This record gives sequence, C1' cells and structure tokens, in this order.
RNA sequence: UCCACGAAAGGGCAAACCCGCCGCGAGGCGGGGGCGCAAAGCCCACGGGUCUCUCUACUAGGUGGGAGAGGCGGCCGGGCCGCCGAA
Repeated sequence: UCCACGAAAGGGCAAACCCGCCGCGAGGCGGGGGCGCAAAGCCCACGGGUCUCUCUACUAGGUGGGAGAGGCGGCCGGGCCGCCGAA
C1' cells in the first nucleotide's frame, strides 16, 4: 500500500411511535424520537420480493387469476465511491 475483516475512538445515519403538511392509498417531506446500521453513503424499480389503487373474467360471496398505474433501496440481487485501523 492492496485485499479481506470489524475491536477501539471520533463522527455519521435514523426503525417503531408522536406532531404538522401532502397523497384515495401503499407511502412521502419536515420536527421530535432512537430500534438498529460499517456503507442504513450515492445511483438504479432492471430482475426477484412485497404493498396500494383502478379495471377485468370467473364466482352466491370471499380468497385467488389477468391487465394497468403506482409505493417501498432500512427485503435481496446490481452499479459507483468512501472514513478509522486492533486482532
């Protein structure tokens, strides 16, 4: 120095929940909060997953099927970059 790895220190991010605003909704943004996170930094909804709304065929109805439009990157895969340095 590089790769792998994740002890310490400093710092970072911020789940549930509460408040305000926006959205039919999944959810989003801001404030509080702090469960967790070594990429919970950035990009991507392309593949898988999951959730919402609308339409539709069947059905007594529900579940489930099909189509469309959306949400989630803190569900997984993918691309780019990066702090510290014990074992």

The RNA shown here (c-di-GMP-I riboswitch aptamer) has 87 nucleotides and comes from an uncultured Rubrobacteraceae bacterium.
The coordinates come from a structure-prediction model, not an experiment, and the mean pLDDT is 84.
Of the family's consensus pairs, 100% are formed in the model.